[in-house]
RNA sequence: UUAGAGUUUGAUCCUGGCUCAGGAUGAACGCUGGCGGCGUGCCUAACACAUGCAAGUCGAACGUGAAAGAUGGAACGGACACUUCGGUUGAAGUUCUGUCUGGAAAGUGGCGAACGGGUGAGUAACACGUAGAUAACCUGCCUUGAAGCGGGGGAUAACUAUUGGAAACGGUGGCUAAUACCGCAUGCAUCCACAGCGACGGGAGUUGUGAUAGGUAAAGCUCCGGCGCUUCGAGAGGGGCCUGCGUCCGAUUAGCUAGUUGGUGAGGUAAAAGCUCACCAAGGCGACGAUCGGUAGCUGGUCUGAGAGGACGAUCAGUCACACGGGAACUGAGACACGGUCCCGACUCCUACGGGGGGCAGCAGUGAGGAAUAUUGCACAAUGGGGGAAACCCUGAUGCAGCAACGCCGCGUGGAGGAUGAAGGCCUUUGGGUCGUAAACUCCUUUUCUGUGGGAAGAGCAAGGACGGUACCAUAGGAAUAAGUCACGGCUAACUACGUGCCAGCAGCCGCGGUAACACGUAGGUGGCAAGCGUUAUCCGGAAUUACUGGGCGUAAAGCGCACGCAGGCGGCUACUCAAGUCUGACGUGAAAGCUCCUGGCUUAACCGGGAGAGGUCGUUGGAAACUGAGUGGCUUGAGGUAGUGAGAGGGGUGCAGAAUUCCCGGUGUAGUGGUGGAAUGCGUAGAUAUCGGGAGGAAUACCAGUGGCGAAAGCGGCACCCUGGCACACUCCUGACGCUAAGACGCGAAAGCUAGGGGAGAGAACGGGAUUAGAAACCCCGGUAUUCCUAGCCGUAAACGAUGUCAACUAGGUGUAGGGGGUAUCCAACCCCUCUGUGCUGCAGCUAACGCGUUAAGUUGACCGCCUGGGGACUACGGCCGCAAGGCUAAAACUCAAAGGAAUUGACGGGGACCCGCACAAGCAGCGGAGCGUGUGGUUUAAUUCGAGGCUACGCGAAGAACCUUACCAGGGUUUGACAUGUCGGUGGUAGGAAAGUGAAAGCUGACCGACCCUUCGGGGAGCCGUCACAGGUGCUGCAUGGCUGUCGUCAGCUCGUGCCGUGAGGUGUUAGGUUAAGUCCUGUAACGAGCGCAACCCUCGUCGUUAGUUAUACGUGUCUAACGAGACUGCCGGUGAUAAGCCGGAGGAAGGUGUGGAUGACGUCAAGUCAGCAUGGCCUUUAUAUCCUGGGCUACACACACGCUACAAUGGCCGGUACAAUGGGCAGCGAAACCGCGAGGUGGAGCCAAUCCUCUAAAGCCGGUCUCAGUUCGGAUUGCAGGCUGCAACUCGCCUGCAUGAAGUCGGAGUUGCUAGUAAACGUGCGUCAGCAACAGCGCGUUGAAUACGUUCCCGGGUCUUGUACACACCGCCCGUCACGUCAUGGAAGUUGGCAACGCCUGAAGUCAGUGAGCUAACCUUAACAGGAGGCAACUGCCCAAGGCGGGGUCGGUAACUGGGACGAAGUCGUAACAAGGUAACCAAUCACUAGU
Repeated sequence: UUAGAGUUUGAUCCUGGCUCAGGAUGAACGCUGGCGGCGUGCCUAACACAUGCAAGUCGAACGUGAAAGAUGGAACGGACACUUCGGUUGAAGUUCUGUCUGGAAAGUGGCGAACGGGUGAGUAACACGUAGAUAACCUGCCUUGAAGCGGGGGAUAACUAUUGGAAACGGUGGCUAAUACCGCAUGCAUCCACAGCGACGGGAGUUGUGAUAGGUAAAGCUCCGGCGCUUCGAGAGGGGCCUGCGUCCGAUUAGCUAGUUGGUGAGGUAAAAGCUCACCAAGGCGACGAUCGGUAGCUGGUCUGAGAGGACGAUCAGUCACACGGGAACUGAGACACGGUCCCGACUCCUACGGGGGGCAGCAGUGAGGAAUAUUGCACAAUGGGGGAAACCCUGAUGCAGCAACGCCGCGUGGAGGAUGAAGGCCUUUGGGUCGUAAACUCCUUUUCUGUGGGAAGAGCAAGGACGGUACCAUAGGAAUAAGUCACGGCUAACUACGUGCCAGCAGCCGCGGUAACACGUAGGUGGCAAGCGUUAUCCGGAAUUACUGGGCGUAAAGCGCACGCAGGCGGCUACUCAAGUCUGACGUGAAAGCUCCUGGCUUAACCGGGAGAGGUCGUUGGAAACUGAGUGGCUUGAGGUAGUGAGAGGGGUGCAGAAUUCCCGGUGUAGUGGUGGAAUGCGUAGAUAUCGGGAGGAAUACCAGUGGCGAAAGCGGCACCCUGGCACACUCCUGACGCUAAGACGCGAAAGCUAGGGGAGAGAACGGGAUUAGAAACCCCGGUAUUCCUAGCCGUAAACGAUGUCAACUAGGUGUAGGGGGUAUCCAACCCCUCUGUGCUGCAGCUAACGCGUUAAGUUGACCGCCUGGGGACUACGGCCGCAAGGCUAAAACUCAAAGGAAUUGACGGGGACCCGCACAAGCAGCGGAGCGUGUGGUUUAAUUCGAGGCUACGCGAAGAACCUUACCAGGGUUUGACAUGUCGGUGGUAGGAAAGUGAAAGCUGACCGACCCUUCGGGGAGCCGUCACAGGUGCUGCAUGGCUGUCGUCAGCUCGUGCCGUGAGGUGUUAGGUUAAGUCCUGUAACGAGCGCAACCCUCGUCGUUAGUUAUACGUGUCUAACGAGACUGCCGGUGAUAAGCCGGAGGAAGGUGUGGAUGACGUCAAGUCAGCAUGGCCUUUAUAUCCUGGGCUACACACACGCUACAAUGGCCGGUACAAUGGGCAGCGAAACCGCGAGGUGGAGCCAAUCCUCUAAAGCCGGUCUCAGUUCGGAUUGCAGGCUGCAACUCGCCUGCAUGAAGUCGGAGUUGCUAGUAAACGUGCGUCAGCAACAGCGCGUUGAAUACGUUCCCGGGUCUUGUACACACCGCCCGUCACGUCAUGGAAGUUGGCAACGCCUGAAGUCAGUGAGCUAACCUUAACAGGAGGCAACUGCCCAAGGCGGGGUCGGUAACUGGGACGAAGUCGUAACAAGGUAACCAAUCACUAGU
């Protein structure tokens, strides 16, 4: 000293990416902003720069010497005073001149300017870091030691004269000084050459001593104290060069190198060296990554991290490099020199056009660029630097101040009390809650602020302070001057309202927004942080997501197709030695700062000071010897070999064989054959197919044959022979670690394909034809070329798979099989036991995400190699290598997504499987679909045809009944606190209410007249009415905001839970299995044992019996009636069967028998199923209207389509006459009898009945008799006319019924489709609800008559259980592929076009060093009397090198581009249906061909 979370799924585990929470910054942007301290501040254009400043100083090196001052002289001058007015005196001042002081300014000379300051362009390098080395070196100033400083000479700047030039800058003549320059002397322990002797060293060599010969120095100044100068030695500090190690990315950069590598000699440097040159040799570097390309200053350190690491290299410090771009040297101790010189170039400025000047990457500052980075400040007071003896001068180094919340740290914006919980805001269930002790208010304080006064340290002996009247102190005043920002769906602390309505917008990821948004915007509230808060960018972390610490590769990404093998890595037992690795002691070093700890100073902290510690793959040295290594010797177990035995489709070659197909010839023989799901194309009367005989040719080898054998893999299958590789076993012997693995290299390598030549029977891409089909480029069929075969050579890939690299060791068993050996047994065998090798199955431990693996490991270990790091783009592009080609190997990026994926789970689904059920099919009966009519719906129409319901599960449904009403719709006419409710306030006595009459379609409006009530404390109050304000009202919207109710799967047998067990988990088990049932019904078995909701039963009903009772009925006995209670049926009994079970089958008895019939009863759930118009209800909308009243109309429309019915089409019938038998129900605003009238509907009538009493109430089909005789009829009844009846204010739109007349379609219904399994279907009538009446042929009941059929479960539909596959989970009405079309984006190719970079070849070649020449010029030295000459030097010229430039062909990297290729993405485009289920032809891999997926 180590924290996780969100996101793939219906859910789970795993893999795996993306994203978040943390810290940091030279930051920027948005909003906001009180103070102080300490830091920090062009990251971009090494872009260009106006202006000022940034390096000078020394007069004690030297010659001049301005201003100024002092003091003389001369001339002029003439103030003042005196005056005889003639003059005398003579100041100031001016000019000239001398001396002294003075020291500006420039110059000669010295030192400095090579430090300090800036920047990071270049540089991948001895540049930097670290450790060494220099026996190969230098060093001004400084310290120290020794010695010396003698004597001469010639110039020159300044200055002056003159002269050129616009200027910059010069030219010429003349004068002059020195610590400037030059000879001479002297000179050591110096330098050079060198004999001898000594010391050290492995050696090169170093060093001591030293005979001898040669050479080499100097400068003075002074304030008299000193400061300098020359030579030599030593030191300190500084530097040069050299070396080991460390130091980014790319191999789609693999070969690089001619001064290159070495030698000899010479030159050169302070110094080693190819540093340079001549000659000689041919080396040197590189897979331990040379060369090339890209990027980059390096380090101490900084940030992060638990660490290991990763990223970075601002400020501070060390170092390097650079100074407009490039080159060069000069001076000097030191430079190849930021504020020096020369040259070339670009840019810029001045110019008189001739020519000149410049270099902020110093400090400020300007422009530009940019998201972005400060003052043209003060001071040398401090620290430090340069010069000077010093005073002092200089110093944009530095110290300070200014600007900026840029960062870190500290402080404040008040404290205490204060509940009518004020007002106000927001929310609200309207009660209240919340902002909130918050405010107000009372008391207090004064950090900060403002005013006033005082006032530092920083400064060593005196003076001297930019900061600075600053810090700090005192005092007065007054809560006064001071809070924002971001967030509030999850991650992630913090929630409500309104607005908006997939819009506007948000978003880090997941994702929000389509009318109730905690996710947008606003408000209130809340949370976080706070003078800041958010956002963006970048780095580390989380990420064990590159895994050294610390990952993986059967199926998730990942084992090379297989072998052989060089380098490399690793390596058996044993003895000795060494000490490279390893371990350990000591020493050195790892600058300071930083970091950690301790401690101290600023009020604290940040910050700063002191001490200690830590930090290296470092160096030197001493020691140890186990292990690794190295060397030497030995061993046999690893490995190999000799001899023996054995099995085998191991490989190559040659030959042979039989069966079959096809073809050819011939015979027999006749009409078809062949093929398919069914067909057709095809073949066949020119004789097929079939059959017999003969022949040809090619390919492949039935049976044996086996999760049998062999091989490294690919692969290998008739038989024989030849050549040949490997393997196993048993036992001796031999060698003596000879081994394992293996990058690169090399070899082998299915099929398809390619080249050349053969061969070609069958099969058969392409292709042709026939089918199928919407189409059919396919699947099926008939043909058929390449190919398949052989020889030679390429190719080098496969789902080349055990999706599992090779080698070795260890770790339970069981059971097959192949080969060998041993034992036992046997006549020989077999059986049995043991063992080695191979090949299978099963399985413990262990492993694994799971599946699974499991001595043939995916277990436990070791060695080595290969490979992986989200999906797509992409087994791709470009480049390179290989190939004849096809193509192969190697292998990216842009862009895009938040997933892609593995295993397993539960469902759902399957043109998967098994089992089972249902009027599901089948077997039957009756229908529908055709006709007419009725009703409903769609559509259309309309002013309106109100609304809803929409596969099954809407459509005779809501509606158990639309003429008005209903009514919701339309037109028109009215009303506005309203047709209806409650409350407040006010008013009201001829008030409330009634009401003739008028008007009007009505509603309504007006309104003579009549005319009240309750309580009372007598004041009044209540009710009513009128008015006001709240509000009423809404069949307006949302059934996708809801409650309730309902439909459906389905009366299907299922759906779950507790505990236990199994599984990491979702989940499983139970509930599966064997039987059985109508049933998850029951039994048995069973890691399950129990339980719940369902099933069943309990309830009602019908059927039998009994008991009881009796309104009613009655034939008076009673009852087959009514209704109440009981009984009865339970597989109880018998037989069979079954597992001795559950049960099933049969039987008996019984009214009824295996659920006796029918009903009610509907599990968990599904369909956002239906209903806001039954009711209720949130929200929204409306309020002289979407409310409400009224009249009339509409819901009843009508070319048409569908659904459900009725009536029929007739003789099993119609009509007429006669005649028989029910049940359920209903009835007082009701049912309504008898009797009478009417053909009838009906009318009159009114008995009886609140009902077992009366009425409705004749049941009809049936039965008996008659008639009709197969026809559009004596069938059928639509339609229409006339005449009536009933209900009702009212039957026109728009009722029902009756009578007469009329007499349509229709002669049994296409495809298809419905119901029903027994008192059922079918047929027949009858009742009721709603209702004034009725469109009812509907609905719900009731009885009467009363069948047929079920072999069976193959098929259709629906359902249940188990199992299987799945890429589905919105669950197959799923998912999903490709072309085409459209839009956007990035990218490849490309005729070209246009730039950058680094080299190369040739040409030209500045400045400059070096070399040579040096006729021109030349003070010092020499010679000479002089002229002159010599030595030396200079100009000038020549040569080598070379910056830049020019020309050229290439290389490499970009930009752009007509056209073109694919790719990605994009709510609703086109065509098909490839894949996922047996996906409807199993899929996939490779190749060929054709192509939209493909075949």